[in-house]
């Protein structure tokens, strides 16, 4: 860059820093009562291996992975509601983010 799988559930204290940050674009939030981020320590979770086990299932051992808001909401299509505009309802995509795999 492909491909598959799953994204409405779970988990935060301290230092260091000092201003922007939640991927993009609008919203709406978060932040000097110090965010984001980067260290220590703690936590969550069975995606992969590994031990139990025996189609199932479990155990944070081992490799990722995650700890503000559903991926915070929306964005592109259809369907329904609506006379209509749609700040509406459902559904499937896109996009993006973990695995595992080429």
């Nucleotide at each position: 860059u492909c491909u598959u799988a799953u994204c409405u559930a779970g988990a935060g204290a301290g230092a260091u820093g000092g201003a922007g940050g939640g991927a993009c674009u609008g919203g709406c939030c978060c932040g000097u009562u110090g965010a984001u981020a980067u260290c220590u320590c703690g936590g969550c979770a069975a995606c992969a291996g590994a031990c139990u086990a025996a189609u199932a299932a479990g155990u944070a051992c081992u490799g990722u992975g995650c700890c503000a808001a559903u991926u915070c909401c929306a964005g592109c299509a259809a369907a329904c509601c609506g006379c209509a505009u749609g700040u509406g309802u459902u559904u499937g995509a896109a996009a993006g983010a973990u695995g595992a795999g080429a």

The RNA shown here (SAM riboswitch aptamer (S box leader)) has 102 nucleotides and comes from uncultured Pseudogracilibacillus sp. It matches the Rfam family "SAM riboswitch aptamer (S box leader)". Gene Ontology term of the family: regulation of gene expression. The sequence is in RNAcentral, with records from MGnify.